[in-house]
């Protein structure tokens, strides 16, 4: 001192992280303009029966909380885990080659 590989150091794809939003699962939840049932009361009928159908009660929409990360989507000043590449200016290792 040269070469070569790897590290460092940069991109990029991917995986994983965190956050958020969607799902899901529980609760609440509509005087009427949602559904079932529909006391009592209407109304129709000679009657038999029927109709419409308020409250109550249920089940729920939409919405509000709560829970749990089973599953999805987006973001990045999270990660060096993996792949592939760039840099050989420098520094570090390893390997080899020359020469004193």
């Nucleotide at each position: 001192a040269g070469u070569c590989a790897a590290g460092c150091c940069c991109a990029a794809c991917g995986c994983a992280a965190u956050u958020a939003c969607a799902u899901u699962c529980u609760g609440u939840g509509a005087a009427c303009c949602u559904u079932g049932u529909c006391a009592g009361a209407u109304c129709c009928g000679g009657a038999a029966g029927g109709a419409a159908g308020c409250a109550g009660c249920a089940a729920u929409a939409a919405g509000c909380a709560g829970a749990a990360c089973c599953u999805g989507u987006a973001a990045u000043g999270u990660g060096c885990c993996g792949u592939c590449g760039g840099u050989c200016u420098a520094c570090u290792u390893g390997a080899u080659u020359u020469g004193a």
This is a predicted structure of a 100-nucleotide RNA (Bacterial small signal recognition particle RNA) from a Candidatus Cloacimonadota bacterium. The sequence was found by an Rfam model in a public genome assembly.